Context: one part of a larger RNA
RNA sequence: GAUGAACGCUGGCGGUAUGCCUAAUACAUGCAAGUCGUACGAGAGUUUUUAACUCAAGUGGCGGACGGGUGAGUAACACGUGAGAAUUUGCCUCUAGGAGGGGGACAACAGCUGGAAACGGCUGCUAAUACCCCAUAUGCUUUCGAGUGAAAUGAUUUUUUCGCCUGGAGAGAAGCUCGCGGCUGAUUAGCUUGUUGGUAGGGUAAUGGCCUACCAAGGCGACGAUCAGUAUCUGGUUUGAGAGGAUGACCAGACACACUGGAACUGAGACACGGUCCAGACUCCUACGGGAGGCAGCAGUAGGGAAUUUUCCGCAAUGGGCGAAAGCCUGACGGAGCAAUACCGCGUGAGGGAAGACUGCCUAUGGGUUGUAAACCUCUUUUUUCAGGGAGGAAUUCAAUGACGUGUACCUGAAGAAUAAGCAUCGGCUAACUCCGUGCCAGCAGCCGCGGUAAGACGGAGGAUGCAAGUGUUAUCC
Numbered sequence: 001g002a003u004g005a006a007c008g009c010u011g012g013c014g015g016u017a018u019g020c021c022u023a024a025u026a027c028a029u030g031c032a033a034g035u036c037g038u039a040c041g042a043g044a045g046u047u048u049u050u051a052a053c054u055c056a057a058g059u060g061g062c063g064g065a066c067g068g069g070u071g072a073g074u075a076a077c078a079c080g081u082g083a084g085a086a087u088u089u090g091c092c093u094c095u096a097g098g099a100g101g102g103g104g105a106c107a108a109c110a111g112c113u114g115g116a117a118a119c120g121g122c123u124g125c126u127a128a129u130a131c132c133c134c135a136u137a138u139g140c141u142u143u144c145g146a147g148u149g150a151a152a153u154g155a156u157u158u159u160u161u162c163g164c165c166u167g168g169a170g171a172g173a174a175g176c177u178c179g180c181g182g183c184u185g186a187u188u189a190g191c192u193u194g195u196u197g198g199u200a201g202g203g204u205a206a207u208g209g210c211c212u213a214c215c216a217a218g219g220c221g222a223c224g225a226u227c228a229g230u231a232u233c234u235g236g237u238u239u240g241a242g243a244g245g246a247u248g249a250c251c252a253g254a255c256a257c258a259c260u261g262g263a264a265c266u267g268a269g270a271c272a273c274g275g276u277c278c279a280g281a282c283u284c285c286u287a288c289g290g291g292a293g294g295c296a297g298c299a300g301u302a303g304g305g306a307a308u309u310u311u312c313c314g315c316a317a318u319g320g321g322c323g324a325a326a327g328c329c330u331g332a333c334g335g336a337g338c339a340a341u342a343c344c345g346c347g348u349g350a351g352g353g354a355a356g357a358c359u360g361c362c363u364a365u366g367g368g369u370u371g372u373a374a375a376c377c378u379c380u381u382u383u384u385u386c387a388g389g390g391a392g393g394a395a396u397u398c399a400a401u402g403a404c405g406u407g408u409a410c411c412u413g414a415a416g417a418a419u420a421a422g423c424a425u426c427g428g429c430u431a432a433c434u435c436c437g438u439g440c441c442a443g444c445a446g447c448c449g450c451g452g453u454a455a456g457a458c459g460g461a462g463g464a465u466g467c468a469a470g471u472g473u474u475a476u477c478c
Base pairs, nucleotide, nucleotide: 001477002476003475005474006473007472008471009470012346013345014344015343016342017341018339019338020304025302026301027300029299030298031297034062035061036060039059040058043055044054045053046052047051069257070256071255079181080180081179082178083177084176087174088173089172092170093169094168095167096166097165098164100134101133102132103131109124110123111122112121113120114119139148140147141146154162155161183229184228185227190220191219192218195217196216197215198214199213200212201211202210232254233253234252235251236247237246238245239244259280260279261278262277263276282293283292284291285290310336312335313334314333318332319330320329321328322327349379350378351377352376360369361368362367384415385414386413387412388411389410393404422467423466424465425464426463427448428447429446433462434461435460436459437458443450444449
């Protein structure tokens, strides 16, 4: 000098930030991912009752792979940086074409029925942008014979717009490979059998021992392999003149994880925090047959701890999902609340005022000091309170639209010095000294060291010094 700090004493205001560093411990409760009726068929409700509107359980589409959290694991192509080739890509942009013909179901619903519940079972009916078959092709494969292989004449205000299928290009995104770089230990010296390479095949979007069969016997290592310990990495942050050291809270990029372990499904994308299945631990419900759950989302609770906030408001702005749109959803976000936790700013009055008043303290009893300090006089109103006015943040085709904010910021007026100072230190280092008490006691202390009867070092008082809404101590880093 610095801090995501804590503790003691004290505490007026504002702005901007920050706020579980410990138990990746367990979680009550609420909310955090939905949306589309311009894809579909039933149903319900309302009304101008024969077509309109509304609702939305179900089928279907898109999104739940983003956003948000955490840092357990990981010493690794995880990250940073620079190269590379054997790849994929929903939505978006540009571009070239196409959409012919047919079919059968399943939910919802109805009936019957099992179960305490969670959740089902059987029979029957039905629609679609759901599903299937045939045809076709600029596509793909090819031994150049051929083979393979799409679609929804869908919605709508009826005129356009939005969709559907297949190529090509792009943008952005993702997967993969390699060079180099960044911890400790040799009281860890040898490690390795899919191991190292080849051939063939499988698998993948794609290269590859990624996997399998066969063949060869390789590969790594004192330039530290292997093993062990520790640890997310970076831009940065902090210190320092720099070199360097330490660090990785907030913000930003990447990675990993989602009760613990494993697995795949769907999908353009996951091996998926608020999806599925299996196993385990734990908690809860149960009619004992069986079921339900996962805050390292936002609040909040218990626990741990020196220690870290409200079960708040709003979608007005920015952004995201869905939708043709209106709009709906959004604990992302925007805000408010709490905390001197940090930084910055402001104030607690200004000028005059000597009989140098009183009091306190000291004293050589003359006086000194507190001290222009107070009183008193004259002002001011930053702050404070009250009253009046009052934005910007709001964009677009009109209209409407502000959580913050019962009007904030700001402006004007009024009142009245009014509402506002502490903490530590005073032997030296180190700015600041006397008296009383105590008597190696009580105590102080960062180091040196003080204290055993005149203590400038302990405790109190007066005075002084430093910083100041803070100030000291402790911890850690340079």
A computed fold for a 478-nucleotide part of an RNA from an uncultured bacterium, annotated as small-subunit ribosomal RNA, 5' domain. It matches the Rfam family "Bacterial small subunit ribosomal RNA". The RNAcentral record of the full RNA draws on ENA and SILVA.